About this RNA:
Predicted 3D model of a 347-nucleotide part of an RNA (large-subunit ribosomal RNA, domain IV) from a wastewater metagenome. Rfam family: Bacterial large subunit ribosomal RNA. Its family is annotated with ribosome and structural constituent of ribosome in the Gene Ontology. Model confidence (mean pLDDT): 84 of 100.
Context: one part of a larger RNA
């Protein structure tokens, strides 16, 4: 000096990228408990209160224990016995309240055992995940949506045979996208795809017909050109379709102070970004501007809108609850700090 702990005066996050680590909190029991909300929940919200032994005294219940209470019923030798039910000031057990007294530093005494609230941001949730640096806002999800398939099903594997789908049969199975719930989901089919249609147009090989070479000559036969020629798919064409791949403008004027421009002209296109949010996990300029918060705030929350370069299922906004998820703010509580001291154990 280092590993694992313990205790710290006064202060209490000044540490730090960030309360990171430790500290605080913790059990039963009773008392109360907001905003919101999908009426389930939030909530163990928050916040107080008590809790050992000892002995006094009350209250309920339990007793095959005691008996001196009543009632019924059976049985009787008519005395009375049994039983079963109630009653009781005892006994015993258990549960609980008051009220006194005490032990200790300390009474849920040791183990064991939540810190708390408040805003926002993603993503409804539980759940999955990068075995050995990423737990997450990524994935999957019920929901919603489209598209294919009528069964030898589409689809997947395999050359094939055959198998899965399925011992299912359109409330069923493949694919794709979106991802609970609420309130929406604007325009646009030019382009690329799909998907239907096709009157016309185009069209390869394999076909067939001819003409000419070459096989030492001729014929046959093989065999190369080269000419012609038939047909359908696709492909042109039309036409639908965006929860299909995808896109949703420019300029120049204009109101009686200035500014702004409801309006106006004018180009260009398939249409010209709706509603709803916006300096957002999106905003470069930027630490935008204004308001809260602090003595002091480049993060934060609220609001504005020149949105460089949001936007509606690559969904768009909101949302109670849920999160070892993120950003900010308080409260408690602390060796993280100011400053840094002590001591235990291993080494």
């Nucleotide at each position: 000096c280092g590993a694992u702990c313990u205790u710290u005066a006064a202060g209490g996050a000044a540490c730090u990228c960030g309360g990171c680590a430790a500290a605080u909190u913790a059990u039963c029991u009773c008392c109360g408990u907001a905003c919101g909300u999908u009426a389930g929940c939030a909530a163990u919200a928050a916040g107080g209160a008590g809790a050992g032994u000892g002995g006094a005294u009350g209250u309920g219940c339990c007793u095959u224990c005691u008996g001196a209470u009543u009632a019924a019923a059976u049985u009787u030798u008519c005395g009375a016995a049994u039983u079963u039910a109630u009653c009781a000031u005892g006994g015993g057990g258990u549960a609980u309240g008051u009220c006194c007294a005490u032990u200790g530093c300390a009474a849920a005494a040791a183990a064991u055992a939540g810190g708390g609230g408040g805003u926002a941001u993603c993503g409804a949730c539980u759940g999955u995940u990068u075995a050995c640096c990423a737990a997450a806002a990524a994935c999957a999800c019920a929901g919603c949506a489209u598209u294919c398939u009528g069964c030898u099903a589409a689809c997947a594997c395999g050359u094939a045979a055959g198998u899965g789908g399925a011992u299912g049969u359109a409330u069923a199975g493949g694919a794709u996208g979106u991802g609970a719930c609420g309130c929406u989901u604007g325009u646009c089919c030019g382009a690329u795809g799909a998907u239907a249609g096709u009157a016309u147009c185009c069209u390869a090989a394999a076909u067939c017909a001819a003409u000419u070479g070459g096989u030492a000559a001729u014929a046959a036969g093989c065999u190369a050109a080269u000419u012609g020629u038939a047909u359908a798919a696709a492909g042109a064409c039309u036409a639908u379709u965006c929860a299909a791949u995808g896109a949703c403008c420019g300029c120049g004027g204009u109101a009686a102070c200035c500014a702004u421009g409801a309006c106006c002209g004018u180009g260009c296109g398939a249409a010209g970004g709706u509603a709803g949010c916006g300096a957002a996990a999106u905003u470069c300029c930027u630490u935008g501007g204004c308001u809260a918060g602090u003595a002091a705030g480049u993060u934060u929350a609220g609001u504005c809108c020149c949105g460089c370069a949001c936007g509606a299922a690559u969904a768009g906004c909101g949302u109670a609850a849920c999160g070892a998820a993120u950003g900010c703010c308080c409260c408690a509580c602390u060796g993280u700090c100011u400053c840094a001291a002590a001591g235990a154990u291993c080494a």